[in-house]
Model confidence (mean pLDDT): 78 of 100.
The RNA shown here (FMN riboswitch aptamer (RFN element)) has 166 nucleotides and comes from Paenibacillus montaniterrae.
RNAcentral holds the sequence, with entries from Rfam.

RNA sequence: AAGCUCCUUCGGGGUCGGGUGAAAGUCCCAACCGGCGGUGAUCUGUGAGAGAAGCAGCAACGCUUCUCUCACGUAAGUCCGUGACCCAAUUUAUUGAUAACGAUGAAUUGGCUGAUCUAGUGCAAGUCUAGAACCGACAGUAAAGUCUGGAUGGGAGAAGGAGAAU
Numbered sequence: 001a002a003g004c005u006c007c008u009u010c011g012g013g014g015u016c017g018g019g020u021g022a023a024a025g026u027c028c029c030a031a032c033c034g035g036c037g038g039u040g041a042u043c044u045g046u047g048a049g050a051g052a053a054g055c056a057g058c059a060a061c062g063c064u065u066c067u068c069u070c071a072c073g074u075a076a077g078u079c080c081g082u083g084a085c086c087c088a089a090u091u092u093a094u095u096g097a098u099a100a101c102g103a104u105g106a107a108u109u110g111g112c113u114g115a116u117c118u119a120g121u122g123c124a125a126g127u128c129u130a131g132a133a134c135c136g137a138c139a140g141u142a143a144a145g146u147c148u149g150g151a152u153g154g155g156a157g158a159a160g161g162a163g164a165a166u
Stems, first nucleotide, its partner, number of pairs: 004163007017029003031146002033136002035082004043073001045072011077134002086111011116132005138149003
């Protein structure tokens, strides 16, 4: 230094207002939001090094500005992948049941899993700038990305601590 084991904590946001109607946070106008990892020409971010110019000075040292290199941080809802939800199979626990079989939970594996273009700049752009679009599980209910519910759940992951050995 990397890996291994264990533990702790964290880990999803959003309808102002108005219209119709018996009734709508669900329809219409309008408003608002964007999990996690990667990539990322963003941020004259932070630090280090180098060069150039200017200022002061005998000189060394110093100060300011600009450029380059390296490291770190940061930067995509629609680029790649992924979590949850959902489906199937296998195993397992509980339970109903004469049995077959069913129900619920858990684990593993597989499947599924929405949506962006145009222009500009530039060596290079689906990530920058400008503009205009689009997407968003299931159940409930006047039809839901935003309300209620499963969920004080789960999780991709993130941070920190400890231990043993090589």

It matches the Rfam family "FMN riboswitch aptamer (RFN element)". About the family: The RFN element is a highly conserved domain that is found frequently in the 5'-untranslated regions of prokaryotic mRNAs that encode for flavin mononucleotide (FMN) biosynthesis and transport proteins. Rfam links the family to the GO term FMN binding.